[in-house]
The RNA shown here (transfer RNA) has 82 nucleotides and comes from Sulfurimonas sp. Taxonomically the source falls in Sulfurimonas (Bacteria, Campylobacterota, Epsilonproteobacteria, Campylobacterales).
RNA sequence: GCCGCUGUGGUGGAAUGGUAUACACGCUCGAUUCAAAAUCGAGUUCGAAAGAAUGUCGGUUCGAGUCCGACCAGCGGUACCA
Numbered sequence: 001g002c003c004g005c006u007g008u009g010g011u012g013g014a015a016u017g018g019u020a021u022a023c024a025c026g027c028u029c030g031a032u033u034c035a036a037a038a039u040c041g042a043g044u045u046c047g048a049a050a051g052a053a054u055g056u057c058g059g060u061u062c063g064a065g066u067c068c069g070a071c072c073a074g075c076g077g078u079a080c081c082a
Stems, first nucleotide, its partner, number of pairs: 001078007010025003018062001026044006045052002055071005
């Protein structure tokens, strides 16, 4: 250089082109307990709100995490040179 795979909250991850962050873990608060563990309940992307957000920038579409193009990063494979 070429080919392939991957990129979404704090983490693992879900979502048929139609409510992004389901569910679990973690964390916070509360209940329970003499106290704790365990268990149970509520909350937990960002923002005061309007809104924004799926690696970045564009495109297609009424509508994109999903389809198309370019680029960035990581991983794997491979050619040439030496």